[in-house]
C1' cells in the first nucleotide's frame, strides 16, 4: 500500500421533522412510485407500519 474476513460505526425503505417497531444494504450496495398511445400526457401518497407535528388539498363553523 492492496485484497479478504470479522466486529463496530453507519446508510436506506417515491416529497419535511420527531418517537417506536419491522425490513434491507455494506459504498461495486440498499434506495430512487404507478399507468398510457411513452414526442408527451395522466394518477395516488408527506408513514415500510403506527402515533404526533409541519406543509399542501377539500368541506363546515366562527
Nucleotide at each position: 500500500u492492496g485484497a479478504u474476513g470479522c466486529g463496530c460505526u453507519g446508510g436506506c425503505g417515491a416529497u419535511g421533522g420527531a418517537g417506536u417497531u419491522c425490513g434491507c444494504c455494506g459504498u461495486u450496495a440498499a434506495c430512487c412510485g404507478c399507468c398510457c398511445u411513452c414526442c408527451g400526457g395522466g394518477c395516488u401518497g408527506a408513514u415500510a407500519a403506527c402515533u404526533c407535528c409541519u406543509a399542501c388539498a377539500g368541506a363546515a363553523c366562527u